[in-house]
RNA sequence: CGAGUCGGUCGGACGACCGCGUCGGGGGCGGGGCGCAAGCCCCGCGACCCGCCGAGGAAGGUCCGGGCUCCACAGGGCAGGGUGGUCGGUAACACCGACCCGGGGUGACCCGCGGGACAGUGCCACAGAGAGGAGACCGCCCGCCGCGCCGACGCGUUCGGCACGGCAGGUAAGGGUGAAAGGGUGCGGUAAGAGCGCACCAGCGCCCCGGGUGACCGGGGCGGCUAGGUAAACCCCACCCGGAGCAAGGUCAAGAGGGCACCGGUCCGCCGGUGCCUGCGCAGGCGUUCGAGGGCGGCCCGCCCGAGCCUGCGGGUAGACCGCUGGAGCGUGCCGGCAACGGCACGCCGAGAUGGAUGGUCGUCACCCGGGAGCCGCGAGGCGACCGGGCACAGAACCCGGCCUACAGACCGACUCGUCCG
RNA sequence: GCCGGAGUAGCUCAGUGGCAGAGCAAUCGCCUCGUAAGCGAUAGGUCGCGGGUUCAAUCCCCGCCUCCGGCU
Numbered sequence: 001c002g003a004g005u006c007g008g009u010c011g012g013a014c015g016a017c018c019g020c021g022u023c024g025g026g027g028g029c030g031g032g033g034c035g036c037a038a039g040c041c042c043c044g045c046g047a048c049c050c051g052c053c054g055a056g057g058a059a060g061g062u063c064c065g066g067g068c069u070c071c072a073c074a075g076g077g078c079a080g081g082g083u084g085g086u087c088g089g090u091a092a093c094a095c096c097g098a099c100c101c102g103g104g105g106u107g108a109c110c111c112g113c114g115g116g117a118c119a120g121u122g123c124c125a126c127a128g129a130g131a132g133g134a135g136a137c138c139g140c141c142c143g144c145c146g147c148g149c150c151g152a153c154g155c156g157u158u159c160g161g162c163a164c165g166g167c168a169g170g171u172a173a174g175g176g177u178g179a180a181a182g183g184g185u186g187c188g189g190u191a192a193g194a195g196c197g198c199a200c201c202a203g204c205g206c207c208c209c210g211g212g213u214g215a216c217c218g219g220g221g222c223g224g225c226u227a228g229g230u231a232a233a234c235c236c237c238a239c240c241c242g243g244a245g246c247a248a249g250g251u252c253a254a255g256a257g258g259g260c261a262c263c264g265g266u267c268c269g270c271c272g273g274u275g276c277c278u279g280c281g282c283a284g285g286c287g288u289u290c291g292a293g294g295g296c297g298g299c300c301c302g303c304c305c306g307a308g309c310c311u312g313c314g315g316g317u318a319g320a321c322c323g324c325u326g327g328a329g330c331g332u333g334c335c336g337g338c339a340a341c342g343g344c345a346c347g348c349c350g351a352g353a354u355g356g357a358u359g360g361u362c363g364u365c366a367c368c369c370g371g372g373a374g375c376c377g378c379g380a381g382g383c384g385a386c387c388g389g390g391c392a393c394a395g396a397a398c399c400c401g402g403c404c405u406a407c408a409g410a411c412c413g414a415c416u417c418g419u420c421c422g
Numbered sequence: 423g424c425c426g427g428a429g430u431a432g433c434u435c436a437g438u439g440g441c442a443g444a445g446c447a448a449u450c451g452c453c454u455c456g457u458a459a460g461c462g463a464u465a466g467g468u469c470g471c472g473g474g475u476u477c478a479a480u481c482c483c484c485g486c487c488u489c490c491g492g493c494u
Stems, first nucleotide, its partner, number of pairs: 001418010012365007020054002023051004028045007056393001060404002063402005068245004075301004080241005085099005100114001101112004115236002120234002122230003137175002139171003143167004148162005153156001183201006202226001204223008249322004257278009280314007293305003329348008367390005374383003423493007432446004440477001448464005470486005
């Protein structure tokens, strides 16, 4: 210098003007209380003024895990779901770290849903003879029969050899099919062959020794000669999982209809208003200790609550407040650990909307793209006044930890390979 | 906010590991004086997209995209 790998940070800056939201203060307005009064206190508020603060690395998808809330503070069994090398980290996880094994890369490094296929069952299309402890299509070989040819002599219903056809067998070396055909190479062996026998290699099972917390690794011995793939097919093994979710949950107000009291009116049937209590009407069905229904949203048991519940039709209210943001919080330093992470000390406070605020315009600068007078250089090329355009993905809604997905660009660090120079 | 389902030819849908199909529509031909109906033939597919498991994926698994529906 070129090519690349991994990790991290940021994701516009400044100023002016206009605008929005929470909170605090001022002022004003309204209501209430006390007081003879001046005034003081409390509560509320759309519009006024001032001040502080005001989106993200993903706030997103809602895919996992927790906190929190309610339901038996969460019970037993079956079913169902999830996870899947080992050891750690963590509140927990399907997350993270380190290591092991397998695969890829020259390398830095990357990828792996990475338990079990001698517990059982299923599937392996087409092709092929045969798709699971199988298979004889071609080929190879032995025997018998038939026919033909050649040779020999003892000249025959003789013997031997070769080729062809048929029958009955043997054979998994070779060919061929397929994604996959039941270890590989060599020697022996055989009629031809074959782990049939042997040697070496690969792989499997068992045992022993050494190392490691462990997955596993290294070495030795024995065994039978060899075991197909698929569990992101059923299944088996180990471990984990109660359900619902801030529209959780709680407080207040209102409410259709009904009951009671008081006042007023009255044609004495009622009607209207105010206050208090309850929380609607009609129809059908089931039920009140022989218990409907609910917690329980798969089923059974068990426990608890229990006088109302279910269905249809019609009607009313859909407002305010709490939960609501200070938390497994953030930053810096030191210590422990390879790391994920943990501990200690100091410092900091950083959105809480509820039809949903966090924005818009202009100027300067930074960054990127295109054009480009001119300048430098032998050259490839480099610098570049100025002009035009662009500046992403995306918007908190109870809160955290992750994963995944989207993203214009900018910067930093560590490392690898190649070439050249010293 | 929470939850469920679907995506296959132009349209409506089957197919759920082994060569992607049906009805309607389209094109061409026959029939008819002509049209429709009818009859015959033909063409038409990224199985929403990307990755993985498998010999093999529309189907099984994972991640996205789009659409539809339900709950207060």
About this RNA:
This is a predicted complex of two RNAs, RNase P RNA and transfer RNA, with 494 nucleotides together. It holds a member of the Rfam family "Bacterial RNase P class A". By type it is a ribozyme. The prediction has a mean pLDDT of 77.